[in-house]
């Protein structure tokens, strides 16, 4: 300088208060706002992976409630027009999608697992090459 190991520390936005109907009740429903994890790659919620969430099979470990761990399934939605060497990423337009449980009524936005977990970024540090 590249690979690998340790340690540490970053690591999600957004509807009440700030719109308006309908209702005995809606932060949950209509309309009408807002929000967009991580990598790659012409700069992406909607290409390609991957992570979180849920399901499941096997281990460990429990105060028998459930707790961790390896692995597997599952995992949502986009198209037209511009310029341009190149773009489902830019710029115009129109559109679309969003885990589980809880609620006087259905939830991407609220409360709850979660002072969790976490793809990943990013600083010390080490062995050998």
């Nucleotide at each position: 300088g590249a690979c690998c190991c340790c340690u540490c520390g970053c690591g999600g936005g957004g509807u009440u208060u700030u719109g308006g109907g309908u209702g005995a009740a809606a932060g949950u429903c209509c309309c009408g706002a807002c929000c967009g994890g991580c990598a790659g790659u012409a700069c992406a919620g909607c290409c390609u992976g991957c992570g979180a969430a849920c399901c499941c099979u096997g281990g460990c470990c429990c105060u028998c409630g459930g707790g961790c761990c390896c692995g597997g399934g599952c995992c949502g939605a986009u198209c037209c027009g511009g310029g341009g060497a190149a773009g489902u990423u830019c710029c115009g337009g129109a559109g679309c999608c969003g885990a589980c449980g809880g609620u006087c009524a259905c939830a991407g936005u609220c409360c709850g697992g979660a002072u969790g977990g976490g793809a990943g970024c990013g600083a010390g540090g080490g062995u050998g090459c």